[in-house]
A computed fold for an 88-nucleotide RNA from Pullulanibacillus pueri, annotated as c-di-GMP-I riboswitch aptamer.
Its Rfam family is "c-di-GMP-I riboswitch aptamer". Rfam links the family to the GO term cyclic-di-GMP binding.
The sequence was found by an Rfam model in a public genome assembly.
Taxonomically the source falls in Pullulanibacillus (Bacteria, Bacillota, Bacilli, Sporolactobacillaceae).
RNA sequence: UUUCGAUAAUGGCAUACUUGUUGAAAGACAAGGACGCAAAGCCACGGGCCUAAGGAGGAUUGUACUCUAAGGUAGCCGGGUUACCGAA
Numbered sequence: 001u002u003u004c005g006a007u008a009a010u011g012g013c014a015u016a017c018u019u020g021u022u023g024a025a026a027g028a029c030a031a032g033g034a035c036g037c038a039a040a041g042c043c044a045c046g047g048g049c050c051u052a053a054g055g056a057g058g059a060u061u062g063u064a065c066u067c068u069a070a071g072g073u074a075g076c077c078g079g080g081u082u083a084c085c086g087a088a
Base pairs, nucleotide, nucleotide: 004086005085012037013036017032018031019030020029021028022027035075041081042080043079045078046077047076048073049072050071054068055067056066057065
């Protein structure tokens, strides 16, 4: 330095849920809170998953149904990139 990850050490992040804000929604942000995480740091490049405003379609007088991402998810996986410690 590259791999690797321990009943090591210093720490870090923050699921669900609650409150507020925002959004059409999925969700996001902030505060509280911890299920867990060795990248649960960052990035939508590939796949998956979620939502359907707008658009399209048929049907019907229902304000519903179906399809669709350029919206979202990095705590779904892969990939890229940066990084603390140092047992085996």